The prediction has a mean pLDDT of 86.
A computed fold for a 353-nucleotide part of an RNA from an uncultured bacterium, annotated as small-subunit ribosomal RNA, central domain.
Its Rfam family is "Bacterial small subunit ribosomal RNA".

Context: one part of a larger RNA
Parts: sequence; C1' cells; structure tokens
RNA sequence: UUGGGCGUAAAGCGCACGUAGGCGGUCUGGUAAGUCUCACUGUGAAAGCCCGGGGCUCAACCCCCGGGACGCCAGGGGAUACUGCCGGACUGGAGACAGGCAGAGGCUUGGUGGAAUUCCGGGUGUACCGGUGGAAUGCGUAGAGAUCCGGAGGAACACCGGAGGCGAAGGCGGCCAGCUGGGCCUGAUCUGACGCUGAGGUGCGAAAGCGUGGGGAGCGAACAGGAUUAGAUACCCUGGUAGUCCACGCCGUAAGCGAUGGGCACUAGAUGCCGGAGGGAACGACCCCGUCGGUGUCGAAGCUAACGCAUUAAGUGCCCCGCCUGGGGAGUACGGCCGCAAGGCUGAAACUC
Repeated sequence: UUGGGCGUAAAGCGCACGUAGGCGGUCUGGUAAGUCUCACUGUGAAAGCCCGGGGCUCAACCCCCGGGACGCCAGGGGAUACUGCCGGACUGGAGACAGGCAGAGGCUUGGUGGAAUUCCGGGUGUACCGGUGGAAUGCGUAGAGAUCCGGAGGAACACCGGAGGCGAAGGCGGCCAGCUGGGCCUGAUCUGACGCUGAGGUGCGAAAGCGUGGGGAGCGAACAGGAUUAGAUACCCUGGUAGUCCACGCCGUAAGCGAUGGGCACUAGAUGCCGGAGGGAACGACCCCGUCGGUGUCGAAGCUAACGCAUUAAGUGCCCCGCCUGGGGAGUACGGCCGCAAGGCUGAAACUC
C1' cells in the first nucleotide's frame, strides 16, 4: 500500500540484447470504440433517503398512505477536441548510403622485440652473502655473493603515459600482421515513424574457486622454520604447495561505485583536455572566431535535511522498467530452481527492541 520515495538516511537489477505489454512525431480523410452530452426509452424489488399527510396521549425509534429522487447499467439520439481503429501524405525522430577521422574496443588468433628476475654451463676470484628496528632461521670453502661470456624457461610489457583514449558493463596498454564490433564528423542521395522502454527470456560478466590436460620464471593463500611478544595460530624475515599462465568446460559473485536505471525535450555562463569539419588572418602547423561529439573543473537559476548537484543535473517535464516501506532475528530457515562442489537465485516467521 489511491501515498511518499530510491547520490550519502531503507531503496537503481553488474551490463546488454530482446518477447509480451505500456508509451509514441507532423498534416489530412473516414469511423465513433474510449470520451462528452440529452427535457429520450428500459431498468433501478421492499426497507432506507427527501417532500406532503396520518397513527402510537406528545416526541424519538417505529408503523401506514401518497409523491419524488436514486450511483451505475442497457438501448437510442447528438458532438468529434483528445485517445483508439482504418486509409492517404510528410521528414524534423529512427535507419540506410557516400566520403573522411580517432582509439590500450574484441578475437589474447598468428608472429616478433628488448629490459629484468630465476635456473644451468664456463671464466676471473675468495670469504662471506642475505636479511632486519636489531637479529636469527637460510645460503656459502663440495667455492657462494660480486663480475664477465654463453644458454634455458616462464610471466609481464619501463620510458611514451596524460585529470589522455576505447568499450554496454566487467574491462582494455611493447611491436607487426590477420579477422572483427562500435563511435564521431561532413554531405543530405534513399526508406518514410520503421521509434522508446522492456515483466518473463537469452547472452556477456573482475578476482577467487571447481573439472580435465598442459605449463611453472617471479610472486605466493595453506604449511614449515626464524624472530617479536605476557602469548603471537599475526604484523617482520627465510623457505614454500595450491594458485597466478595456456586450452576446453563450469561458477555468476563484488564497495560489479558516479554507492546516481534507460530514453527524449527544455533551462545563465566561465575554463582545461580529446576527436572532427568549417570561417577569418597572409596561402601557415601558431593566432582569432563560431560549430558538432566526448571527457574534466568551477559556477547562475532551481533543487537538496545538509553535504552537495548544477546542459555529463541530484533542475523543469513526459514515457517505460527495477526497487524501498523501523532495527535485530536474516540475506538466515523451509521449499523450489540452478551448480561437480563451493555455493548462487528466490526468500519468510516466531521472538525481541
């Protein structure tokens, strides 16, 4: 629970595609379903209600008689602004097309490069090295550490690098090639409302985790040891397995955050950066001007409990979806669905304050 809300108080689904549904640009004709109207017709039992009259010795309750009204509903007549439906037309929404442009967008497909760590072989060389607050465990005379040469292997790409860019989100960073998605600008050639949202549904979805097989340099849960300490199942140190990497298949979570759903329109400005096309100047990359798209900062009106937001709105409106309704119990139990499992999704109540 016809209400009010959802940046931080409870509340925006992690993101997208899309089914049903809801909503829908400009002009015009028809229709008259919604809508509006009628002194029309039917129905609207009785009681009750209103008006008039009467009865209980008055009155109320109550009873009787007469009249009226009665939401709504059905039928009929009328109206046609708006909505719907049917038809015609349009181009501003949407899409297509042509020509350009930027980008860590994806496939982690194929190839390739250098620095560094580790390990192995060899040379030089001798006593420590390492580590810390200080140490110790550890490593080293079976020759370590240092230094030079050669080799192996895995992972990640310093500088450029930016408050920069791209992507719907998760996310994306050496270089080259291949395949491929989206966006922006200019033109105005075409289609002619083809649109927006989206319950279910489907797909994508960091890290960790799981299955099978591979790989394993560094790092490193668990674990072991050394310290610290009253203790130290930690913080620090020495090691180190899973994992981190690859292929295929699962999982489906998050402070998945802008803690802000999507779309359209409107409402002062100032300034930085990124992408595009254009005008001026002198024909220029510099400079000046306005313009379209993106991304930041500051601010007007307005909004806000305040903080703050402010053309990238949290302002002003419309459309659609999701969600909230005191704290704990509890994102628990039960049931259902999904999963190999871990668990996920849905999601209470008693009781208590």